[in-house]
Bacterial RNase P class A from an Acidimicrobiia bacterium, 342 nucleotides, folded computationally.
RNAcentral holds the sequence, with entries from ENA.
It is recorded under the gene name rnpB.
The organism belongs to Acidimicrobiia, within Bacteria.
The prediction has a mean pLDDT of 81.

């Protein structure tokens, strides 16, 4: 210099005038505050509220390497293993296929205790030639070679045989047993023994762990208004069983009538920032400082001036921790590869 990887930050700035929502005040007015890193998708986890402060079993659902973090998690951190990349680094629902069952398109003879299409053999039995011996390829044997396929029942060499074959042997690859060593563990290394050798569990299933339901239109309070009538009988906690709770001044449903107002929940919280300490890290502890939208037809906008690199995606609705997706551009830290020069 070029090409990349990764972590993080910002995402127009300043001033004036007017407007809108909120809080407070000394209320014709003034002061202060007023979207985001994703407020989004509503995909996970929790807080909170009600149902019985929520019990046991079945069914059902979820998660799935190990250790840790956390209120919790399908999240995060560190490590292991597998895959990709020269590399920085990235990706992985990553328990079990030796409990059982199922499935494996097309092609192919055959797709999982396999299979004779081409092929090899035909020792043995059979048939033919008088016999030595040879021939036929009928019975039958064979998974070596060819061909199909993503995959053909480990690979190479040898022994063996009529031809062959883990049938046997040596070595190699994988899997498993046992022992030792390293590691908290996942796992790794070395040796040993076993001829044990296709894949698939976001297929059924098995194993381990977790999960009650509904959701802020939850739920509570106040005010206003109205007209009752009918049907049914256990109801609630989960789909079922057990168990529990409540009960006629009750409960469910239907028709009819009334209202459609206000307050709380609702922002001081697993809160934000500085610094210090512990930890590889996620994170935890401490000190000091700060309070920063809260609507309910639902505010957050407009104009002017100056400047720049001329401004992307987008916008709260109970709150918080994550994930995912969208995003013009700018900046910072660390690292890799290539080339050149010193």
């Nucleotide at each position: 210099c070029g090409a990349g990887c990764u972590c993080g930050u910002c995402g127009g700035a300043c001033g004036g005038c007017c407007g809108c929502g909120g809080u407070c005040g000394u209320u014709u007015c003034g002061a202060c505050c007023g979207a985001g890193g994703a407020a989004a998708g509503u995909c996970c986890g929790g807080a909170c509220u009600c149902c019985a402060c929520a019990g046991g079993g079945c069914a059902g659902g979820g998660u799935g390497c190990u250790g840790g973090a956390u209120a919790a998690c399908u999240u995060c951190c560190a490590g292991g293993c597998g895959g990709g990349g020269c590399g920085a680094c990235c990706c992985g629902a990553c328990g079990g296929a030796a409990a059982g069952u199922g499935c494996c398109a097309c092609a192919g003879a055959g797709a999982a205790c396999a299979g004779a299409c081409c092929g090899c053999c035909g020792a043995u039995g059979g048939c033919c030639c008088c016999a030595c011996g040879g021939g036929c390829a009928c019975a039958g044997g064979c998974a070596a070679g060819g061909g199909u396929g993503a995959a053909a029942c480990g690979g190479u060499g040898g022994u063996g045989u009529a031809a062959g074959a883990g049938a046997c042997c040596a070595c190699c690859a994988g899997c498993g047993u046992c022992a030792c060593c390293g590691g908290c563990a996942a796992c790794g290394g070395u040796g040993u023994c076993g001829g044990c050798u296709g894949g698939u569990a976001a297929a059924c299933c098995c194993c381990a762990c977790c999960c009650g339901g509904a959701g802020c239109a939850a739920g509570g309070c106040c005010a206003a208004g109205c007209a009752g009538g009918g049907a049914c009988c256990u109801g609630g906690c989960u789909g079922c069983c057990c168990g529990c709770c409540a009960a006629a001044u009750g409960g469910u449903c239907c028709c009819g009538g009334g209202u459609a107002g206000g307050c709380c929940g609702c922002a001081u919280g697993a809160g934000c920032g500085u610094c210090c300490c512990g930890g590889u890290g996620a994170c935890g502890g401490g000190u000091c400082g700060c309070c920063a939208a809260g609507a309910u037809g639902g505010a957050u906008g407009g104009c002017c001036g100056u400047c720049c690199u001329c401004g992307a995606c987008a916008g709260a609705a109970u709150c918080c921790g994550g994930c995912u997706u969208a995003u013009a551009g700018a900046c910072g830290g660390g690292c890799u590869c290539g080339c050149a020069a010193c």